[in-house]
Context: one part of a larger RNA
Parts: sequence; C1' cells; structure tokens
RNA sequence: GACGAACGCUGGCGGCGUGCUUAACACAUGCAAGUCGAGCGGAAAGGCCCCUUCGGGGGUACUCGAGCGGCGAACGGGUGAGUAACACGUGGGUAACCUGCCCUCAGCUUCGGGAUAAGCCCGGGAAACUGGGUCUAAUACCGGAUGUGACACAUGGCCGCAUGGUCUGUGUGUGGAAAGAUUUAUCGGCUGGGGAUGGACUCGCGGCCUAUUAGCUAGAUGGUGUGGUAACGGCACACCAUGGCUACGAUAGGUAGGGGUCCUGAGAGGGAGAUCCCCCACACUGGAACUGAGACACGGACCAGACUCCUACGGGAGGCAGCAGUGAGGAAUAUUGGACAAUGGUCGCAAGACUGAUCCAGCCAUGCCGCGUGCAGGAAGACUGCCCUAUGGGUUGUAAACUGCUUUUAUAUGGGAAGAAUAAGCGCUACGUGUAGUGUGAUGACGGUACCAUAUGAAUAAGCAUCGGCUAACUCCGUGCCAGCAGCCGCGGUAAUACGGAGGAUGCAAGCGUUAUCC
Repeated sequence: GACGAACGCUGGCGGCGUGCUUAACACAUGCAAGUCGAGCGGAAAGGCCCCUUCGGGGGUACUCGAGCGGCGAACGGGUGAGUAACACGUGGGUAACCUGCCCUCAGCUUCGGGAUAAGCCCGGGAAACUGGGUCUAAUACCGGAUGUGACACAUGGCCGCAUGGUCUGUGUGUGGAAAGAUUUAUCGGCUGGGGAUGGACUCGCGGCCUAUUAGCUAGAUGGUGUGGUAACGGCACACCAUGGCUACGAUAGGUAGGGGUCCUGAGAGGGAGAUCCCCCACACUGGAACUGAGACACGGACCAGACUCCUACGGGAGGCAGCAGUGAGGAAUAUUGGACAAUGGUCGCAAGACUGAUCCAGCCAUGCCGCGUGCAGGAAGACUGCCCUAUGGGUUGUAAACUGCUUUUAUAUGGGAAGAAUAAGCGCUACGUGUAGUGUGAUGACGGUACCAUAUGAAUAAGCAUCGGCUAACUCCGUGCCAGCAGCCGCGGUAAUACGGAGGAUGCAAGCGUUAUCC
C1' cells in the first nucleotide's frame, strides 16, 4: 500500500459498488419455463343469449380447464466438487465435419389411408396412479405420385496441399418430400445450393510442487479389415507385427478450475483468480441411455446407493451448487420485498402471456467518493481543571460567555421529473404491391423518489488511537520486578515522559485502532 474481511470502541447524511472465503452440509414454504384456439377434436369454469319444475338444461365462442399437436424447455441463472487435461490461453488446420430458428437463391406444395388421446361407459387402488370397452380430429402417423437437388458408378474439363477438390459438367442406376390455417392482408410446409451464427475434432507453443516418486505401458504402439460416429481416429472389435513414453523428468504422489484481469513494485518480479466478461466442468452419489438441430440434459426419464417424507404396510414421493428463506458449521456475509415500466429471452400474425434473467427497492460504515457537525468578531486573557521555582505565574485559550451572520444538513409545507423508444389501430408518402419512411396514437415498478421553492432555528450531528527510541506528541499522581505494557529494542525492584489514572499534546476522522493474509 491492498482486502469479498473479522474483532474492539464510536457513529450524522448522500451517491456508487460489494456482501457464505467455512459444510459440492441437510433443507419446511412460495416462486424461478412456458406459450400457441391463426394446427386439432372440443367446452370443465366464467361472460352473453334462451328455456326453467329454480334443482338445472340448451346455445354462442367473448373466452378457455384438461387433452392431441408445434416450438421452447440444451438459453438464461447457480456453483467450483472434480480436472495437471488440447481443460484453458494463443496461433493454425479440417481436401475429415454438423448447424433448429435467421438471411438469400432455385424448384415444389399432388392423390389417398388406418389409428389414437380427450369425450362416454365399466372397473382396480389408501394414495401415486392405472386397466378394459367404445366414438372422433389434426400442421400427429402411414402409403402412392412427381422430383431440380442427394447418393453410387462410368466419363470429360479445370485446379490443388498427399489422401484429393471442383463444375448446380454429361450419362446410367438407386432410394427419398410436403400441411395446412386465416379476418384473404398474410402466416406457414417440402427439397436442394449459398451465407450467417453456434458447435465438433485436430496440431504448434505457453503457464504448479515433489527425484525422500526412475522406470512406465497389452488396446499398450503401429498395420490390414470390419463396425460405429456429423466426422478423423484403437473410438470398438478380429487378425498380424512388437512396438510406444522417459533424466529436455515418463510414471507416481500432492495441490489446483483456466484466462481477461486484480494487488504490490521504479521496473524486473512476486502474490491472487471475489464482483464483471470469455471458456471449461458439475447438478444428492454412481452408471447407462432416450428424445432432439443441439443433452448423455440443475427445476426430463431409467437403474443402483445413501438420506428424508407419506402409507390403509400392499406400495409410493423427493433432490435450492436458481431467487428469497430455515437449520447446521463458522470470527463472519442480507429480504420468505416490488415490477415486467425499461433492456433482453421463449412462444404467438398480433394483442399479449411467461420471465427470482433483468430493472428496482430493503439490510450492513463492508469499501470508495462527496458533504456536514457552523462562520466572523470577542482579553476582565473570566471561572473550573492541571502544572510550577507558588503574595505570583504558566496552560486549557479566542476556547467559553457575549455580539453579529449564514442555513449546507435537519424538520415542516408546496411544486415535481428524465428514464418512453414506440405497439396495435388510424392517416399520408414512396415505389419494386408488401415492405420502408412519416404523422397521430396506450403504457413508469422505482416514486410523490430525485430535484426545486418557502419557513424555522446554531438549531439535529465527534470519535478513536497514540505521546521512551524507531515515530508526530510531556507533565503530575498512584503502583513498587507487583499489577501490568510490548511490533523490535526493551520498560516496572519508591522520584517510571514506557504500567494505571488525570491534565495537556500529536495523528487520523464518521471513522479510528487491532488481528489474519499478500506485495
């Protein structure tokens, strides 16, 4: 000097940050991922209309529970356990690869079929849930047609970087597509090429400790073939060979997420990896997969285990390292708050819905920064206190009293934001006729907050540590190697500037000291 700090004493305000470093310990409760009726059959509830024996019944689709279907749920948010590794950083390669939504280009969007959920009926179960029958729809599922492309083989041109690449080259063959909705404005669907974005694999180099770890290795190293993958590859398998790594530190053990950055330092270096950003890994522990463009999937499924809970004892349910919150651990770390107004995300034509992302508010002097606790005059140098060489001086000290002034702040009253850009709709303009521009046009959680004005009145506001030397600041009393102090040197055994108190002084100041840690 620094700090995600803690502790002691003290504490007026504001702005902006930060806030479980320990038990990746266990978790009550609420919320954190839904959305679409412009995909579908429909109508549980509400609204509206009709009937009513006042119990209810029918209709409508304003709307919409549950269901089928689509998209999302792989993002966003958390944590750092594991990992010494192509995990990360940096620079390359992929002629060995994938990529939903988005943009762009070309072509297409044809004909049929059988089910099933919901519903209705009958059951089983304490529950979780579940069985049978029957009816029905789709942008759900299946079949046929067409087919630019795709793939395989043959062949031609061009090119390269070895395997090879390319031409929407030519020919033959193979198998393969679609879906409709609507307010008629549009929104979609299928195939293929290109782009963008995101990912995958691979290589060079770089960054911990221990040799009181010296040898390690059988899928091990390579080849051939097959399988698998989006793709290369011992990735897996069969066969064959016997290789591969290592003193330039293999193997083993310990420790650890990595980086941008942060702290310190003149620098070189040393230390750290909180907040914020990028990457990785994980989601009670372990394992293996399904779906999907994408997961081996935090709030999905399955199996095993530990733990907790419910039970009618037959059987079931759960996973806060999401936001709050609880217990425990600990020196120690916050509210079971508000809002989707803004930014962003998902779904939707849109309106909009959802969003503990986010934006705000709350708590804590935890940090940084700013402000205040008054200003000017005022000597009888007042009183008290303290000290002395004591009829007297010194000091506290212009300090107070007293006089004048100001009102930041405080309190009260009144006014009062920016953050909002626009969306739908309506109108106008332009043309390439469905897009762009433009005018008008809802919406503010924070918050009656910030800010401004007026009134009142010095009014509401100072502590902490130190004073032997290092090191700025000195005397008295008490104590008597006791009690105690102490970072080092060292103080204390009767005159202690070093202990305790007092007066005074010094340094910082809403803080000041101490402790831990780093330079």